A computed fold for a 333-nucleotide RNA from Methylobacillus methanolivorans, annotated as Bacterial RNase P class A. Rfam family: Bacterial RNase P class A. Gene Ontology terms of the family: tRNA processing, ribonuclease P activity and dimeric ribonuclease P complex. The family's RNA type in Rfam is ribozyme.
[in-house]
RNA sequence: GAAGCUGGCCAGGCAGCCGCCGCUCGCGUAAGCGAGGGGAGGAAAGUCCGGGCUCCAUAGAGCGGGAUGACGGCUAACGGCCGUACGCAGCAACCUUUAUGUUGCAAAACAUGAAGGCCAAGGCGAGGAAUAGGGCCACAGAGACGAGUAAGCCGCAAGGUGGAUGUGAAACGCGGUAACCUCCAUCCGGAGCAAGGCCAAAUAGGGUAGCAAUGGCGUGGCUCGCGCUGCUACCGGGUAGGCUGCUCGAGCCUGGCGGUAACGCCAGGCCUAGAUGAAUGGCUGCCACCCGCAUUGCGGGAACAAAACCCGGCUUAUCGGCCAGCUUCAUUU
Numbered sequence: 001g002a003a004g005c006u007g008g009c010c011a012g013g014c015a016g017c018c019g020c021c022g023c024u025c026g027c028g029u030a031a032g033c034g035a036g037g038g039g040a041g042g043a044a045a046g047u048c049c050g051g052g053c054u055c056c057a058u059a060g061a062g063c064g065g066g067a068u069g070a071c072g073g074c075u076a077a078c079g080g081c082c083g084u085a086c087g088c089a090g091c092a093a094c095c096u097u098u099a100u101g102u103u104g105c106a107a108a109a110c111a112u113g114a115a116g117g118c119c120a121a122g123g124c125g126a127g128g129a130a131u132a133g134g135g136c137c138a139c140a141g142a143g144a145c146g147a148g149u150a151a152g153c154c155g156c157a158a159g160g161u162g163g164a165u166g167u168g169a170a171a172c173g174c175g176g177u178a179a180c181c182u183c184c185a186u187c188c189g190g191a192g193c194a195a196g197g198c199c200a201a202a203u204a205g206g207g208u209a210g211c212a213a214u215g216g217c218g219u220g221g222c223u224c225g226c227g228c229u230g231c232u233a234c235c236g237g238g239u240a241g242g243c244u245g246c247u248c249g250a251g252c253c254u255g256g257c258g259g260u261a262a263c264g265c266c267a268g269g270c271c272u273a274g275a276u277g278a279a280u281g282g283c284u285g286c287c288a289c290c291c292g293c294a295u296u297g298c299g300g301g302a303a304c305a306a307a308a309c310c311c312g313g314c315u316u317a318u319c320g321g322c323c324a325g326c327u328u329c330a331u332u333u
Stems, first nucleotide, its partner, number of pairs: 001329010012287007020039002023036005041304001045315002048313005053192004065188005070084005086125003094117010128183002133181002135177003145173002152161003196244004206235006215229005251270008289301005
């Protein structure tokens, strides 16, 4: 320098104007007004794993069910991450063989192509147990784990012995398959912020007490009995509605130390959306980036997508840019 790969970061900046949603302060009876300050993401997405938190359930253990599966580590936890080993596929280069062409008397050299080998960094991996047991192993083959074909040998025969060649992914070897059941080890209670807690209207219904006529209605006519029915006050439950949970947290930044790493520890600093039909936007100018025309300029472009209790992961979508590291090759010193 070229090519390849991996990881991390950013996701336009500034100013002006007009808006939107919370918070604090001031004024105002209120409506509202003014000032200050704050206001999406690397995935906020899918809801696929794992936790925190809340309620319910819960003596303990087992059965059943589910998940995971090399070894070691990290973590609150994980099916995640890190390291190591193993296996698989495999680019370039290189090596071997070969085809064509060029040069050459020839040997051979060079170029291009094909096949194979070896395959960097990196990528991928349902990766425990087949001597606990069961099941299955297409086609071909006598036979797919039960045994047993042909020749040869024994026998009058039936049959016995024998075990080649061939088939096939695998042929008797304690075969293969656990992505069939199973066994082993480890882990797992359920539902989810519409969780949960608090306040609580009107109407209807419930309970208690009091009042009134000792009434009215039903019980086929009458009496008793029973049931229903009025007004007032209080109580309690639930609904509408409101408040809370709600954002200070396994938090973020910087530095140091330990560790190969994931990660951990220490010190200092910081507060960074909390809505509830759901705000976080629009216009203009300048600068920066990319593309085109052809150049003191003009025109165009600028992704995926957007919180809703909160975290750690995974997966998927994504214009463009920056940085770092690793590997191979070439050149120079």
The model forms 93% of the base pairs in the Rfam consensus. Taxonomically the source falls in Methylobacillus (Bacteria, Pseudomonadati, Pseudomonadota, Betaproteobacteria). Its mean pLDDT, the model's own confidence on a scale to 100, is 77.